[in-house]
Model confidence (mean pLDDT): 81 of 100. Predicted 3D model of an 83-nucleotide RNA (transfer RNA) from Candidatus Lithacetigena glycinireducens. Lineage of the source: Bacteria > Bacillati > Candidatus Lithacetigenota > Candidatus Lithacetigena.

RNA sequence: GGGGAGGUACCCAAGUGGCCAAAGGGAGCUGACUGUAAAUCAGCCGGUAGACACCUUCGGAGGUUCGAAUCCCCCCCUCCCCA
Numbered sequence: 001g002g003g004g005a006g007g008u009a010c011c012c013a014a015g016u017g018g019c020c021a022a023a024g025g026g027a028g029c030u031g032a033c034u035g036u037a038a039a040u041c042a043g044c045c046g047g048u049a050g051a052c053a054c055c056u057u058c059g060g061a062g063g064u065u066c067g068a069a070u071c072c073c074c075c076c077c078u079c080c081c082c083a
Stems, first nucleotide, its partner, number of pairs: 001082007010026003018066001028044005046055003059075002062072002
């Protein structure tokens, strides 16, 4: 340099343009159990709020669209193959 795959919450990871603050697992917090811990079970796990709900978010910046994590363009980064 050419081709291909990828970047999503603290970590891993799923995600046919709308039903997405986004499955699942781990970690963490709280509680139950236990003499204590571990294991197991339950709830929570972006922010505000009592709730309804609202706000912000999917590598960065633009664009398309009524609507984008998802489609398009450019850029950055990682991995694989070829040269």
Rfam family: tRNA. By type it is a transfer RNA. Rfam describes the family as follows. Transfer RNA (tRNA) molecules are approximately 80 nucleotides in length.